Predicted 3D model of an 86-nucleotide RNA (SAM riboswitch aptamer (S box leader)).
It matches the Rfam family "SAM riboswitch aptamer (S box leader)". From the family's description: The SAM riboswitch is found upstream of a number of genes which code for proteins involved in methionine or cysteine biosynthesis in Gram-positive bacteria.
The prediction has a mean pLDDT of 85.
[in-house]
RNA sequence: AUCUUAUCAAGAGUGGCGGAGAGACAGGCUCGAUGAAACCACGGCAACCUGCGAUUGCGUAAGGUGCUAAUUCCGGAAGAUGAGAA
Numbered sequence: 001a002u003c004u005u006a007u008c009a010a011g012a013g014u015g016g017c018g019g020a021g022a023g024a025c026a027g028g029c030u031c032g033a034u035g036a037a038a039c040c041a042c043g044g045c046a047a048c049c050u051g052c053g054a055u056u057g058c059g060u061a062a063g064g065u066g067c068u069a070a071u072u073c074c075g076g077a078a079g080a081u082g083a084g085a086a
Base pairs, nucleotide, nucleotide: 002085003084004083005082006081007080008079013042014041015040016039021031022030023029025076027074028073043068044067045066048064049063050062051060052059053058072078
């Protein structure tokens, strides 16, 4: 990178570093020197997979991911994330 499938109106930020972009993408609309992205640290949210406890559809939050402006910001022959497959 491809295919299958589930979810995407809820929820959750500070500091350091950095120095002009960012919100995937046309267009729109926003955020940004009262400091963008990237990176780092420590938090937090959530509960897809594993674990653990229940035994139906729940709980927990230890492990693996994910997420932490705005309904996935709006938009859709689109995208993101998880799990699985070749």